[in-house]
RNA sequence: AGUAGAGGCGCGUUUUCCAUCAGUAGCCGUAUUUACGCUUCCGCGGCGGUCAAAAAUCCGGCGAAAGGGGCAAACGCCGAAGAAAAGUGUCUGCGGAGGCCAUUUUUCUGGGCGGUAUGGCAAAAAGCCUGCCGACUGUCAUCUUAAACAGAUGGAGAGCUACU
Repeated sequence: AGUAGAGGCGCGUUUUCCAUCAGUAGCCGUAUUUACGCUUCCGCGGCGGUCAAAAAUCCGGCGAAAGGGGCAAACGCCGAAGAAAAGUGUCUGCGGAGGCCAUUUUUCUGGGCGGUAUGGCAAAAAGCCUGCCGACUGUCAUCUUAAACAGAUGGAGAGCUACU
């Protein structure tokens, strides 16, 4: 340098189903009320509306979906993957800001679990991300031990093990 492996409630993606989202959005009807309303925000433009009443509110009827979540299966894997910052590109009626998606660079995190706090997403107290704490677990180094088991301390995946 290459190849192949290990950690375990292991990681990620996709699909079916299920609950939630929610009796919400939206549609229809009655009534009230009035000049503006819609498109993420601003400006411009565009569309609709101005008593045959858009939008809004109450009542009644009908009534979703996406995202997020759970079980299972399949696939790809063991920096699997995730996060932060910056850059580039795509999407939008135009411009700016913002946002979604994709990708590149740099930095950080061995892993899952529990608790706790913040943040954003979100309908949510679920979940996700991040920080801290706790024990557990895998791995390497040093020490203890005759050795092993075991114990103590410390480190990080650009690591560890095996083979060539």